[in-house]
The part of an RNA shown here (small-subunit ribosomal RNA, 5' domain) has 475 nucleotides and comes from Pinus albicaulis.
Context: one part of a larger RNA
RNA sequence: GGAUGAAUGCUGGCAGCAUGCUUAACACAUGCAAUAAGACGGGAAGUGGUGUUUCCAGUGGCGGACAGGUGAGUAACGCAUAAGAAACUUCCCUUGGGAGGGGAACAACAGCUGGAAACAACUGCUAAUACCCCAUAGGCUGAGGAGUAAAAGGAGGAAUCCGCCCAAGGAGGGGCUCGCGUCUGAUUAGUUAGUUGGUGAGGCAAUGGCUUACCAAGGUGACGAUCAUUAGCUAGUUUGAGAGGAUGAUCAGCGACACUGGGACUGAGACAUGGCCCAGACUCCUACAGGAGGCAGCAGUGGGGAAUUUUCCACAAUGGGCGAAAGCCUGACGGAGCAAUGUUGCAUGAAGGCAGAAGGCCCACGGGUCAUGAAAUUCUUUUCUCGGAGAAGGAAAAUGACGGUAUCUGAGGAAUAAGCAACAACUAACUUUGUGCCAGCAGCCGCGGUAAGACAGAGGAUGCAAGCGUUAUCC
Repeated sequence: GGAUGAAUGCUGGCAGCAUGCUUAACACAUGCAAUAAGACGGGAAGUGGUGUUUCCAGUGGCGGACAGGUGAGUAACGCAUAAGAAACUUCCCUUGGGAGGGGAACAACAGCUGGAAACAACUGCUAAUACCCCAUAGGCUGAGGAGUAAAAGGAGGAAUCCGCCCAAGGAGGGGCUCGCGUCUGAUUAGUUAGUUGGUGAGGCAAUGGCUUACCAAGGUGACGAUCAUUAGCUAGUUUGAGAGGAUGAUCAGCGACACUGGGACUGAGACAUGGCCCAGACUCCUACAGGAGGCAGCAGUGGGGAAUUUUCCACAAUGGGCGAAAGCCUGACGGAGCAAUGUUGCAUGAAGGCAGAAGGCCCACGGGUCAUGAAAUUCUUUUCUCGGAGAAGGAAAAUGACGGUAUCUGAGGAAUAAGCAACAACUAACUUUGUGCCAGCAGCCGCGGUAAGACAGAGGAUGCAAGCGUUAUCC
């Protein structure tokens, strides 16, 4: 000198765009953050009656594996980069086939019982795109031959549309293997028994000690294993002429985690953040028998801390889920609010004016300086105050949270708007008064003991400016 997710002291006019718990992965009151469609039967409302017309819980299909958060763990094929083979893939696209025949249930519901509640048991009835059986095909094998699948309908007057099953290919996605790179310590030198390899078996979507029985005794290490400390990684950011150093907030990619530890279920996909089970700590309810919960989602509270915002608006746009669609949901997102936290832009007036006014300060008492600075005079209106009009961001039409905002326009009046630090040298800027090794200053050298340009005040001059200093950290 530059930089920061900064903090702090003094000060503070406006606008645009960004950013905002770096500490306790500490504990959380309250509200919201994942629903939707309607194949199916039922209850309630409504209707003269029919009819998903409306509401409710249930069966069944899809989505809750995305989006959002955090940085605890991880020194690892976790990440980055370059390759690979032994596999999977809902939805989407392309192509070729197929949907024939039958059956038995379970919720809801009705009845009844237990329980404080959460909820649960028993009996009986019932539908389906829920479940099951038969038939039928590719496929496997050199052959003989051996065994073996699936399906669902709905809407419509119809045309047709939406679905269902199997197979092949694609796209996108994830799983796996591997070369190289990836902090510090030797005051950590040896380490490893499923360990290294083989055979058989099992398991997986798939390769593989992934698992297991047997056999062999290997594997790895001063090119730093093992152990220990620290740490999410990267594109980037910052500094530097560069080489390098430091760093990994926001935004983007990948991985990990979801009160702590473990486990599987369902599913195309999870070992699942607002799913389930078990154990633990904590909190809450209880009729003491037993139950309920998980903000590292958005707001918000307590606590910790030098320190970090509203319990706001809207689905109008973009995107996502469901749906044939209308549409519904969406604290993603779009916005507004708060904060000089950063950055960029603008303003705090312009012209004019010597009797060099008053006043302050200095003085050699002659004067000098603040100083064209002020005032007087003439203008302007960015801002400001009060009125009028008023968007784009919209799809054939309708639909705008922001927002009566931006913007345009009329009126008024210089009106509403300057501070902070420093002035011995480094370092731009000097005098006077007070103090008297005191009070104090200080980044370094050092100032102060009676004329202090270094302390404190004043005047003046200097630097930056809605900021200026200080502190912390990095180059």